This is a predicted structure of a 1486-nucleotide RNA (small-subunit ribosomal RNA) from an uncultured bacterium. Rfam family: Bacterial small subunit ribosomal RNA. Its family is annotated with ribosome and structural constituent of ribosome in the Gene Ontology. The coordinates come from a structure-prediction model, not an experiment, and the mean pLDDT is 82.
RNA sequence: AGAGUUUGAUCAUGGCUCAGGAUGAACGCUAGCGACAGGCUUAACACAUGCAAGUCGAGGGGCAGCGGGGAGUAGCAAUACUUCGCCGGCGACCGGCGCACGGGUGAGUAACGCGUAUGCAACCUGGCUCAUACAGGGAGAUAGCCCAUGGAAACGUGGAUUAAUAUCCCAUAGUAUCGUAAGAUAACCUUAUUUUAUGAUUAAAGAUUUAUCGGUAUGAGAUGGGCAUGCGUCCCAUUAGGUAGUUGGUAGGGUAACGGCCUACCAAGCCGACGAUGGGUAGGGGUUCUGAGAGGAAGGUCCCCCACACUGGUACUGAGACACGGACCAGACUCCUACGGGAGGCAGCAGUGAGGAAUAUUGGUCAAUGGACGAGAGUCUGAACCAGCCAAGUCGCGUGAGGGAAGACUGCCCUAUGGGUUGUAAACCUCUUUUGUAAUGGAAGAAUAAGUUCCACGUGUGGAACGAUGCCGGUACAUUACGAAUAAGCAUCGGCUAACUCCGUGCCAGCAGCCGCGGUAAUACGGAGGAUGCGAGCGUUAUCCGGAUUUAUUGGGUUUAAAGGGUGCGUAGGCGGCUAUACAAGUUAGUGGUCAAAUGUCAGGGCUUCACCUUGGCUCGCCAUUAAAACUGUGUAGCUAGAGUAUAAACGAGGUAGGCGGAAUAAGUUAAGUAGCGGUGAAAUGCAUAGAUAUAACUUAGAACUCCGAUAGCGAAGGCAGCUUACCAGGCUAUAACUGACGCUGAUGCACGAAAGCGUGGGUAUCGAACAGGAUUAGAUACCCUGGUAGUCCACGCCGUAAACGAUGUUCACUGACUUUGUGCAAUACACCGUACGAGGUUAAUAGAAAUAGUUAAGUGAACCACCUGGGGAGUACGUCGGCAACGAUGAAACUCAAAGGAAUUGACGGGGGCCCGCACAAGCGGAGGAACAUGUGGUUUAAUUCGAUGAUACGCGAGGAACCUUACCUGGGUUUAAAUGUAGAUUGCAUGAGAUGGAAACAUUUCUUUCCUUCGGGACUAUUUACAAGGUGCUGCAUGGUUGUCGUCAGCUCGUGCCGUGAGGUGUCGGGUUAAGUCCCAUAACGAGCGCAACCCCUAUCUUCAGUUGCCAUCGGGUCAAGCCGGGGACUCUGGAGAGACUGCCGCCGUAAGGUGUGAGGAAGGGGGGGAUGACGUCAAAUCAGCACGGCCCUUACAUCCAGGGCUACACACGUGUUACAAUGGCCGGUACAGCGGGACGCUACACAGCGAUGUGAUGCAAAUCUGUAAAACCGGUCGUAGUUCGGAUUGGAGUCUGUAACCCGACUCCAUGAAGUUGGAUUCGCUAGUAAUCGCGCAUCAGCCAUGGCGCGGUGAAUACGUUCCCGGGCCUUGUACACACCGCCCGUCAAGCCAUGGAAGCUGGGAGUACCUGAAGUCCGUAACCGCAAGGAACGGCCUAGGGUAAUACUAGUAACUGGGGCUAAGUCGUAACAAGGUAACC
Repeated sequence: AGAGUUUGAUCAUGGCUCAGGAUGAACGCUAGCGACAGGCUUAACACAUGCAAGUCGAGGGGCAGCGGGGAGUAGCAAUACUUCGCCGGCGACCGGCGCACGGGUGAGUAACGCGUAUGCAACCUGGCUCAUACAGGGAGAUAGCCCAUGGAAACGUGGAUUAAUAUCCCAUAGUAUCGUAAGAUAACCUUAUUUUAUGAUUAAAGAUUUAUCGGUAUGAGAUGGGCAUGCGUCCCAUUAGGUAGUUGGUAGGGUAACGGCCUACCAAGCCGACGAUGGGUAGGGGUUCUGAGAGGAAGGUCCCCCACACUGGUACUGAGACACGGACCAGACUCCUACGGGAGGCAGCAGUGAGGAAUAUUGGUCAAUGGACGAGAGUCUGAACCAGCCAAGUCGCGUGAGGGAAGACUGCCCUAUGGGUUGUAAACCUCUUUUGUAAUGGAAGAAUAAGUUCCACGUGUGGAACGAUGCCGGUACAUUACGAAUAAGCAUCGGCUAACUCCGUGCCAGCAGCCGCGGUAAUACGGAGGAUGCGAGCGUUAUCCGGAUUUAUUGGGUUUAAAGGGUGCGUAGGCGGCUAUACAAGUUAGUGGUCAAAUGUCAGGGCUUCACCUUGGCUCGCCAUUAAAACUGUGUAGCUAGAGUAUAAACGAGGUAGGCGGAAUAAGUUAAGUAGCGGUGAAAUGCAUAGAUAUAACUUAGAACUCCGAUAGCGAAGGCAGCUUACCAGGCUAUAACUGACGCUGAUGCACGAAAGCGUGGGUAUCGAACAGGAUUAGAUACCCUGGUAGUCCACGCCGUAAACGAUGUUCACUGACUUUGUGCAAUACACCGUACGAGGUUAAUAGAAAUAGUUAAGUGAACCACCUGGGGAGUACGUCGGCAACGAUGAAACUCAAAGGAAUUGACGGGGGCCCGCACAAGCGGAGGAACAUGUGGUUUAAUUCGAUGAUACGCGAGGAACCUUACCUGGGUUUAAAUGUAGAUUGCAUGAGAUGGAAACAUUUCUUUCCUUCGGGACUAUUUACAAGGUGCUGCAUGGUUGUCGUCAGCUCGUGCCGUGAGGUGUCGGGUUAAGUCCCAUAACGAGCGCAACCCCUAUCUUCAGUUGCCAUCGGGUCAAGCCGGGGACUCUGGAGAGACUGCCGCCGUAAGGUGUGAGGAAGGGGGGGAUGACGUCAAAUCAGCACGGCCCUUACAUCCAGGGCUACACACGUGUUACAAUGGCCGGUACAGCGGGACGCUACACAGCGAUGUGAUGCAAAUCUGUAAAACCGGUCGUAGUUCGGAUUGGAGUCUGUAACCCGACUCCAUGAAGUUGGAUUCGCUAGUAAUCGCGCAUCAGCCAUGGCGCGGUGAAUACGUUCCCGGGCCUUGUACACACCGCCCGUCAAGCCAUGGAAGCUGGGAGUACCUGAAGUCCGUAACCGCAAGGAACGGCCUAGGGUAAUACUAGUAACUGGGGCUAAGUCGUAACAAGGUAACC
C1' cells in the first nucleotide's frame, strides 16, 4: 500500500466481498513448562449452609461460663462436691466510639447525573492539629441481678432493689448566639467586615498503676461534604407546540444553607425550529480498541463520581444516613407454627439451583499493607495478602545439536528396463542436558511493637542499641547424578492468497468469505501422498475500527451514472464596496492556575531476559491576566465604482378588457341536376331516387387566425400570433442630474403555474376519450374506416402536477479568436470596423469517464439555497397535512439480489439508409409437381427388416454394383487362447492327403496313409505344448487425428513501425474513380509487408521446328473386285517433344490517371480466348470412432468367433431424385453417311455355321496407334392422319438363353402373346447465358452375373434471350439505431396456475408502560386539641394536611395475536399472448 466481482473487451460511476488489528469471548481439534495479568457480558432470577463489624473491665453495676487461689464436707491420697469476686479474666447488661468506611451491582437516570471551569457576601464538618479559657455544687431514675408470671416460639408483663464518663437541676462564662443604638471601612453595596455601649440565653466527667488519658466552651486550620452557575454530553420532527406552583413578585414557614423547597395573596408570565414537549435507548468520566490523522466504536478489569440494596413509601438516631448485613408500614415471594402468631432478604466472600454458547474453591492467614476499638497487650477484619481451578489472554523456554548418501526400505507420482519425491529425513556415530526424575543445601519479602539501656533538650517528645513475630513454603533459587532420555499439533493448497498431483464420485454426495466449483479425465467435493502458513497452539463463529475519500472539516458530488426545487417575490438566517477613526467581542502572543493517580510517551532502574513492576520529564482542553490592532466585528464621520431614481429615444405574438374582419368548416333554405357518393392496402359499415355527392346563391353558428414566419421577437417560468382601441407592466440604450451600500442569496411563507380532471352556469362549428358499427386477424376489447358522448370554447371557483428539459439553481468577477442575426447609440475616409444588451454557429486554452462544454461554460474563483449516497421492494405502506373528488405533499421497514446504471469500442442484427455483385430476379429454352416404372428416404410392419447421413450443406448419399459370400441384423446349431506374426524352452514326425458314418452345414466320430536335405554332428520345415503379447462394425465425432461439406473462387483476413485515443480500439483497409477482384490510380498520418486475388501448372484453339511406327499417302512404282495391300516417302493429317503467339502493344474517342469504349486495323485467337486444378483468417461443438488411426469406458464359454437358413428386396401411405411417355419437329419399315474417350488374357473376339432371337458350336487375331465395335440422332424414300391410335409400353401368361454350388423368397436378357395409366400436368418449384441449354448415341469403373433408367467420361447435331436492377434470395463495402454478444432461432413484459418467504389492512381478542378524574388511604413528619395520667414539665389518646399502595371510570399510546383480504419478493424446463429493445413492424417516453 491494495485486491476480486457488472462487459465480448474498455473507461468511469457504484455497491458487495477479502487481506490487518482487537476481545471479560464461545465452539472444534490438539496440548510440555514457567512468569504476569484476567475470569456470570444472560435472570437487579430465587437462594440451603458457613463466614463478611465489632471493640473498650484504664467508664459502670457485677460474676453466667473458664483458669488460679482461699475455706468447708467426704476420702489415706488422687479426686469429687459445696462455698468465697480474692485474683486472671469475662457471657449477658448500662455506657462510649464505630457500624454513613471498606466490599458489591449498574436496575433506574438524557439529569447540574457526569466532565470541565468558576462561585457561595447563602452553608455544615465527628475524630485530627494549633490557640484561649474552664471543670463548683446537687438530684432523681433505669437496665442488669433477684422474685413472680404469659406464650409453641419470637418475645414479653408485673414487683422489689442498684451504679456510672447514662440522665437532670443550680452556679460560673465570653473573642459564642440573638436583639437594640451609634460610627468607620469595602472591588462585590439584596449587604459584608469592624469598633463602642447595652439587654437576654447556653457548659463540663471522670478514670488511674500518679506517667498520663479523658471532659466543656470558643476561635483558627486541615479534611470531608452541601448548594448555585457557564460550556460539553445519544437517536426519532411520521413527536410542534408545552406549562397553573406553571413564570415572577410580596409576606410567612422550613432548612446547615439559597431557592415555589412549601403556604397565602398579587401579576400573566415562562420554554420552544439555536428543537421545547413527547417517545426510544443508556450509569458518566479517566481511559480502551482502531485509524496517518481527523474521526469512529466501546466504557469489562484498575481509579474518580453517581445511583441502588427483594419492590414501593417513611422517618428515627447521629458530625454525617433517609442507612446492603438498622427501624416502621404496605406489597410479592419463601420458611416455621401448638393456627393464636411469628421469621427472612448473598447486586459482601465461598457455594446451590435456574437461565445460557459461556465464566472458578462452601481453601489458608491476619506474616505484610490498610481499617474499627483500645493507654497498651491485643481482639475483629471473605478489606487485603496468598494458594486452588481454567490455554481465556500477553510474554518467555523447551520438545535436541553436529556429522551421516547405498541418496536404504515403505509410501506416493511418472513419459515406467528407469526416473522423481518423501529426504540428511531415518538408521548409524559423536556431543549437550534447558526441561524432567532423584538427592543435598536453601532465601528475600521483617519494618520493628511492647519493653530494657543510653543520649539530647523544650518533661514528653526525638534519636541510638538490644529486642518476639513468615500464611505462602522447605516454595523460588543453587549444586550434584542419570539419560535424547518426558514433550507437536492445527488450518490451508482454483483466483484474491503462500502452497499440486493421483484415486473415488458424476449437477449426486457435497464445498463456498466474494467470484464460483460438481452433468465420466474436478489442482475447487471425499480420501491419499506431497507442499505452504502459524506453532502449544491452530482454525471457525460473533462483535468493533480499518481498508471505505462508501456521509467527504481534513476529504465527494448533482447535463447523460443517484442527485438543481416548475418559476418568481420575500421573512429569519448566511455573506457583503472604498476612506478615516474609536473600542477590543472574535483573532494573535506572553505569563499564571488547572488538567487527581493510574494509563500513553521519552530517558533511566528492578525481577536471569521478556511480558510485568518502578523513578523522573512531557501532554489536548478550560479559566484568569497582560499586551498587540493587520483582518472580521461594533460605533462614528465621509465617498461613489455596486444598487436605485430622474430625463430622453426607440423595441417587442409581454399582460388584461372591449370592438371589428375575411377565408374555411358545418347546418339550413332555394335553384339546377342524376346515380351514385364516401372511404381504404383492398373493402365494408355510412349517406343517397323521400333526389345524395359535385355546383350556385342566400342565411346562421361556433372555433381557429392562411400568407408574412425566420435555430426571428417578448416574458420569471408556464406561455404568447388576424386587425384595432384603452389600460397596465418590462427590459434595453443615451445623459451622468439625484440618493449614498440602500446589496446578493434565501429555510418556513406567499404568489404564479401547460394539458388533463372537478364544481356551477352558458355555449357546442370542428376535432374527439368512452361507446356503437364495419374491416383486419388464429384472436383484435387495438392500429384502419363510418358515426359519436364527455371534453375541446366562455365566465367564476378548485386542482398544483408534466421528459414543467438547456434533463444544466440564483448572483458577481475574471479568461482567446472567427462568423451570422435582433434592437439601440456613435462615427464615417475609398482601407479597417467601435460600443451596449440579447439570440445562434465554429473553435484556442481549460475542463470532462467520455459524449461533449467552451465569454449564454460543464473553464478559473467567491456567496447563498436545494438535492444525492447500490438495484429491487417503492414514490409503495402507515401516520400527518392539503383537496368536493380524482389525487397531491411528506415518506419508511421487513425481505431479496451482486449487481443495477453511464459513456464510448468491436462485432452481429434491423419488416434502417446508400453503393455494388451473382442464372438472384426479369427476358427466354427445357424440365419437376399429374401417369407408369426404377431408385433413395420417412412411416408402418417384422424374429430381423443391420448401421450411418436429416433445412440450405440428408434423401440414384456412404454403396464404383445385398441371390450365398458381402453382412455388421434375426432364428437355430456349434467353438472357447481361437485369426496372423514373433521370441524363448521342451516335445514330435506328426501334420497332410484320401475316404467312411451322422448332420442343413459348421462340426463330431472314425479308417488308411505318413516330411525334406545331410559332411550323419545336425539343419530346415511342420505340429503340439508352456509363457508373453487376443478379439469387438460395442459406446463416446460433445475427448481426438486425418479427411470432407458449406458460406465461397465470395474478396476479403491480418501484421511491423509510426500517429490518434486515459482505454477497449482506431488509422493503414476510409474518401473520389476503376475493376471479375483490398484490381489499379488519385487523394491521404500514414509508410511498408504477409495470407488471399491475379500470374506461374494442365487440357484445348493457330503456327513453326524436330522426330516418323503400329499412324499418314501428295508425288513415283507394283498390286487387288476393292482396300497404304506392298516398295517407298515425310509433303499433308496425325502422334509427342521443344518453341512462337495476346501485351489495350497500335489507331480513334472519353478520362488527371487507372481505365473504359469502337461492327477499328492486324490476327487462329482481343481485352480474363474456353475449360480444369488451385479454396485466405475463420463459421456451423457441421459430417465421419462403420474406411483408417487413436484417448477413455464397456464385454471376455461372449457384445468374440464358425456355419445353415432368413432378412437388408416387407407395403394402407408420404416425400426426394430419375427413366419412359402422352405423339406427326412423331412412330414404323427400307436405304445411305460421319466420331471421340476408352477396355481387353479366368479377357476382347474377326470370320463361318445353327437359331426369329437371347445365344450356342467351331475358328482366327491381339498383352494392343498393329487384333477386337453396324455409333445414334441426321439424310433419302415409303407408310400411318389425330385415334387412347401402327402413340405408350406397365402388368400378366407362356416358352427360352446366360452367369453361377445355387436364380423360390430375390438376377439379367430373348421370343410369342397381353396392351394399365397416360391426351402436356394445381399451388408451387428446378436447371441453363454458347459449342451452353436441348437432343443423340458411345465408352469405362464396380462385376461370376446383375436389378445401371444411377455415377464418371466421350464425342455428334446444335438454339433462344438478357430492357434492366423496382422486387424475391444470397453476398461484399460504407453509414445509422440497438436494452443483442450463446450475438434476432437474440433479448424481454404482464396476467393466470404451483410452492415458499417477509409484510400492509382487518370485526375482534390478549397484554404493557405512562398519564387524567373520583373514592379509599398504612407507616410517618408536621399542625391542632376539653375529658385520661402526671404537682408540673410532659405523656397517652384523638383530629387534620400530605402520601405509598388499593379500587372505579373513560381516554390516548404501544406490543402480540386473528377468520378474511391486498399487493410484493423468490423459485432449470407450466399457460396465454408479444408490450419494449431495429423505423421492434402503430416511434418511444412523461